[in-house]
Formats: sequence, C1' cells, structure tokens
RNA sequence: GACGACAAAGGCAAACCCUCCGUAAGGAGGGGACGCAAAUCCACGGGACUCUACGAGUUAGCCGGGCUACCGAAU
Repeated sequence: GACGACAAAGGCAAACCCUCCGUAAGGAGGGGACGCAAAUCCACGGGACUCUACGAGUUAGCCGGGCUACCGAAU
C1' cells in the first nucleotide's frame, strides 16, 4: 500500500413523520433506523429523474472514476 475481522473506538442515516425552501425532481433542520468499511467530499463519464424544456436542474445511499480518512485480524 492492497485488503476487510463473530476485533476495538466510533461514524453516517433509508423509508416514514413534522417544519421550512423549491414549479418540480429534490434539499435543509428535528425525530426515526433500512442499511452502510468510505452511505465523507467532488456532477468528470454513463444511467435514472424534474422543469419555466433551443436549455436549466436533481441524484454520489444507481454504476464507474477522482481526492481524502479511523482501526489493524487473516492474506
């Protein structure tokens, strides 16, 4: 460095509910946990989704990629 334990310390938080923002997809806060070894971050490529559709946007917890990070069993 790869890698990912019936390890340790922790972390994040789906659906749903409430409030707010947005035309919408969806987002923010609170509650709540389906799950997650990057379920941190980035819209670069693909996919899906939305609209006021010549274009603009959403989604990274869809896939790929990039960058960064805790721990240290086995290999």
This is a predicted structure of a 75-nucleotide RNA (c-di-GMP-I-GGC riboswitch aptamer) from an Acidimicrobiaceae bacterium. The sequence was found by an Rfam model in a public genome assembly. The coordinates come from a structure-prediction model, not an experiment, and the mean pLDDT is 89. NCBI's taxonomy places the organism under Bacteria, Actinomycetota, Acidimicrobiia, Acidimicrobiales, Acidimicrobiaceae.